[in-house]
């Protein structure tokens, strides 16, 4: 250096053919429940969608760049 994947909540990840509110599970906080703890249930908070442009009425999702990881090849 070229190629393919891929960056989304604190983690690990969904997000279909662009469309209306951006979701899950696990943690986190509160509640219920217990003699008390764990499990189990109820509810809450947590996102610049990796950065910038551009295409469109409308972009996580289509285009260019660019930057980061991860393999492969030279």
């Nucleotide at each position: 250096g070229g190629c393919a994947c891929g960056g989304u909540a604190g983690c690990u990840c969904a997000g279909c053919u662009g469309g209306u509110u951006a979701g899950a599970g696990c943690g986190u906080c509160g509640g219920a429940u217990u003699c008390a703890u764990a499990a189990c249930c109820c509810g809450g908070a947590g996102g610049u969608c990796g950065g910038c442009g551009g295409u469109u009425c409308a972009a996580g999702u289509c285009c260019g760049c660019c930057u980061c990881g991860u393999g492969c090849c030279a």

Overview
The RNA shown here (transfer RNA) has 74 nucleotides and comes from a Candidatus Altimarinota bacterium. Its Rfam family is "tRNA". Rfam classes the family as a transfer RNA. Gene Ontology term of the family: triplet codon-amino acid adaptor activity. Lineage of the source: Bacteria > Bacteria candidate phyla > Candidatus Altimarinota.